[in-house]
Context: one part of a larger RNA
């Protein structure tokens, strides 16, 4: 090295895609590089071990055997890796047909409300709270019609329901455009898995340009509470919250559970497809395939709980931990307009 482990104890990378490297189906010739045996030389002495012998014994010496697990060259072996020839179809992919979907992007539309205008009626209050007060109002407010401006967000449907890698994605319509699913056969024929760097994505919030600003709201201001109150409470209210372009790149980015594949009783709900019974026809019923929940065998765990969507039994392959506390912190380097972010100690200290 060779060890143990990562759902809550120290640790699964925020997610894809994808190089190098690791790994990798069935069957059949070849070669013999890994492997296996035999064989030659070599492995200097001395140490080490056995047997045996001299110092009176031991340490220590001196003989003899092993040994010295190694390397080289040559013979054979050919089942497993390896390479290489010409196959297969089970894994992958691909056509065909078909159904779901807030899956991505763009343009166009549309109702509620909330705010402001502007006109009608109307008069002394309205607001707000735990009580207030600050604001608003006879310059005419709330409240109510009525017409019109603008922006933002899409009630009911809505569902441990659906897409989607993730991040996320919910008003309608219409173009463009992704992935999954299921049925039937047909095609290629191992083209598969993983995945250091490396490449795209990536909420919020923040940054830069330019636009926009109903409404809500850091900061800010005043009212209150309070011993104080830099806050909970309340009346304002600017960033921002939207667009559009570019950046930033991180989160309790969460199933705190990397990815594929294969194997292992089951009962129960629910989305999508196909099949069959049945029916006039459509639901219940029944089988199968995907995914999404509850419960639970066996097993597994420190336990709590996990359990065919496994934390169970294997296997390939990548990330990571190795007491706490300094510290995810100095320094360096790389990345950014910057804010920062990435990659990362050490002293000392318990």
């Nucleotide at each position: 090295c060779u060890g143990g482990g990562c759902g809550u104890a120290a640790a699964g990378g925020g997610u894809g895609c994808g190089u190098a490297g690791g790994c990798g189906g069935c069957a059949u010739g070849g070669c013999a590089a890994g492997u296996u045996u035999g064989g030659u030389g070599u492995g200097a002495a001395a140490u080490c071990u056995c047997c045996g012998a001299g110092c009176u014994c031991a340490a220590c010496u001196c003989g003899g055997a092993a040994a010295c697990u190694g390397c080289a060259c040559u013979g054979a072996a050919a089942a497993c890796u390896g390479c290489u020839u010409g196959g297969c179809u089970a894994g992958a992919g691909g056509a065909u047909u078909g159904g779901a979907g807030g899956g991505g992007g763009g343009a166009c539309u549309g109702g509620a409300a909330u705010u402001c205008u502007c006109g009608g009626u109307g008069u002394a209050g309205c607001g707000g709270u735990g009580a207030a007060a600050u604001g608003c109002g006879u310059a005419g407010a709330u409240a109510u019609c009525g017409a019109g401006a603008g922006g933002a967000a899409c009630a009911c449907c809505a569902g441990u329901g659906g897409c989607g890698u993730a991040g996320g994605c919910g008003a309608g319509u219409c173009c463009c455009u992704g992935g999954a699913c299921a049925a039937c056969u047909c095609c290629u024929g191992a083209c598969a898995c993983u995945g250091a760097g490396g490449c795209a994505c990536g909420a919020a919030a923040g940054c830069u340009a330019g636009g926009g600003u109903a409404g809500c709201a850091a900061a800010c201001a005043g009212g209150a509470u309070u011993a104080g109150a830099u806050a909970c409470c309340c009346u304002g209210g600017u960033a921002g919250u939207c667009c559009u372009a570019g950046c930033c790149g991180u989160a309790a980015a969460c199933g705190g559970u990397g990815c594929a594949c294969g194997u292992u009783u089951g009962c129960u709900g629910u989305g999508g497809g196909c099949g069959g019974a049945u029916u006039c026809g459509a639901c219940c019923c029944c089988g199968u395939c995907c995914g999404u929940g509850g419960c639970g065998a066996a097993g597994c765990u420190a336990a709590c709980g996990c359990g065919u969507u496994a934390a169970a039994c294997g296997u390939g392959c990548c990330g990571c931990c190795u007491g706490g506390g300094g510290a995810g912190u100095a320094c360096g380097g790389u990345c950014g307009c910057a804010a920062g972010a990435u990659u990362a100690a050490a002293a000392c200290u318990c």
Molecule: small-subunit ribosomal RNA, central domain
Organism: uncultured prokaryote